[in-house]
Molecule: c-di-GMP-I riboswitch aptamer
Organism: Hominimerdicola alba
RNA sequence: AUAGUAAAAAAGCAAAACUACUGAAAAGCAGUGACGCAAAGCCAAGGGUCUAAGCCGAAAGGUAUGACAGCCGGUUGCCAUG
Numbered sequence: 001a002u003a004g005u006a007a008a009a010a011a012g013c014a015a016a017a018c019u020a021c022u023g024a025a026a027a028g029c030a031g032u033g034a035c036g037c038a039a040a041g042c043c044a045a046g047g048g049u050c051u052a053a054g055c056c057g058a059a060a061g062g063u064a065u066g067a068c069a070g071c072c073g074g075u076u077g078c079c080a081u082g
Base pairs, nucleotide, nucleotide: 002082003081012037013036017032018031019030021028022027035070041075042074043073046072047071048068049067050066054063055062056061
């Protein structure tokens, strides 16, 4: 430098659910809690997904400027091994 496979050590993260708070919602945040994770670190100017306050519409519905990185992707990176 590269591969990311089998095992190990040390550390790390924390799904669902419940409670409090924020938010129109999606969702976020803190605590409890562990389903899992070798990038479950970071990135929402790529694809995709969710929501629709406002706006458009007679209604049905549409729409991101709101979100999601634990969907794909991009990027950085620890240990052992080849």